[in-house]
Molecule: Glycine riboswitch aptamer
Organism: Macrococcus lamae
RNA sequence: AAGAAUAGUGAUAGAGAGAAUGAUAACUAUCAUCGCCGAAGGGGCAAACUCAUGUGAAACUCUCAGGCAAAAGGAUAUCACUUGGACG
Numbered sequence: 001a002a003g004a005a006u007a008g009u010g011a012u013a014g015a016g017a018g019a020a021u022g023a024u025a026a027c028u029a030u031c032a033u034c035g036c037c038g039a040a041g042g043g044g045c046a047a048a049c050u051c052a053u054g055u056g057a058a059a060c061u062c063u064c065a066g067g068c069a070a071a072a073g074g075a076u077a078u079c080a081c082u083u084g085g086a087c088g
């Protein structure tokens, strides 16, 4: 079951932080230097369980990565469809 969880696609909404400085090149990026942000991803831990030095969550935390005008990206939410076949 007039279809749960999970996963995927599309639409809509979606925060934070220097349009930093210098150089190279050419209309945008790369490299370096400091200063920052947390909501891609990634790492870490509580209670509890446990033979263990183990398992163990996040929107907490760290900032490796990513980002700091716009664009792009963006956790998450709602709606629709698909998957799935019983949990919530």
Base pairs, nucleotide, nucleotide: 007082008081009080010079011078012077013076018034020033021032022031023030024029035068036067037066041064042062043061044060048055049054